Model confidence (mean pLDDT): 91 of 100. c-di-GMP-I riboswitch aptamer from Anaerolinea sp., 85 nucleotides, folded computationally. Lineage of the source: Bacteria > Bacillati > Anaerolineae > Anaerolineaceae > Anaerolinea.
[in-house]
C1' cells in the first nucleotide's frame, strides 16, 4: 500500500412514515424517525428509471421531449474508518 471484511473497537448515515418550506410535477431541504447501510461518503461522467413545465404533434383524449430529479439503481472516477481470518 493493495485484496479482502469479522459474534473485533470507536463511530457514521438515515428507508418507510410525520410535520413544515420549496417545486409544475419527479423529487429536495429541515425536524423527528429508524428500514437498513463497509462506503446508504462526494462527483450527474456512461447506462437505466421517475417527472412532463417549456415546447412539439393531435378536431379532442392524450402522445412525445430534460433543460428538470435519481449516487439508498448500476457502473466508472476521487476521497476514508479499523484490522481478525
Nucleotide at each position: 500500500c493493495u485484496c479482502c471484511g469479522a459474534u473485533a473497537a470507536a463511530g457514521g448515515c438515515a428507508a418507510a412514515c410525520c410535520c413544515a418550506a420549496c417545486g409544475a410535477a419527479a423529487g429536495u431541504u429541515g425536524g423527528g424517525g429508524a428500514c437498513g447501510c463497509a462506503a446508504a461518503g462526494c462527483u450527474a461522467c456512461g447506462g437505466g428509471c421517475c417527472u412532463a413545465a417549456c415546447g412539439u404533434u393531435c378536431a379532442a383524449c392524450a402522445a412525445c421531449u430534460a433543460u428538470g430529479g435519481u449516487c439508498g439503481c448500476c457502473g466508472a472516477g476521487c476521497c476514508g474508518c479499523c484490522g481478525a481470518a